[in-house]
RNA sequence: GCCCUUGUAGCUCAGUCCGGAUAGAGCAGCGGGCUUCUAUCCCGCCGGUCGCAGGUUCGAAUCCUGUCAAGGGCGCCA
Numbered sequence: 001g002c003c004c005u006u007g008u009a010g011c012u013c014a015g016u017c018c019g020g021a022u023a024g025a026g027c028a029g030c031g032g033g034c035u036u037c038u039a040u041c042c043c044g045c046c047g048g049u050c051g052c053a054g055g056u057u058c059g060a061a062u063c064c065u066g067u068c069a070a071g072g073g074c075g076c077c078a
Base pairs, nucleotide, nucleotide: 001074002073003072004071005070006069007068010027011026012025013024020058029045030044031043032042033041051067052066053065054064055063
């Protein structure tokens, strides 16, 4: 230098291929219930510029371009 994969809630991930409108799950956190108390369990709540920027579109996490970061493969130099 070229190519590939990954990036979504505090953490681990789904959704992306094939655009469809409100972005989800579990855990964590907070509140409540239960319990003598704690834990477990049950109910509820909170939490997101979907890495960033731009483009296409009526509509983008999803498609296109650029770019950043992490990982991997190949190559170059020596």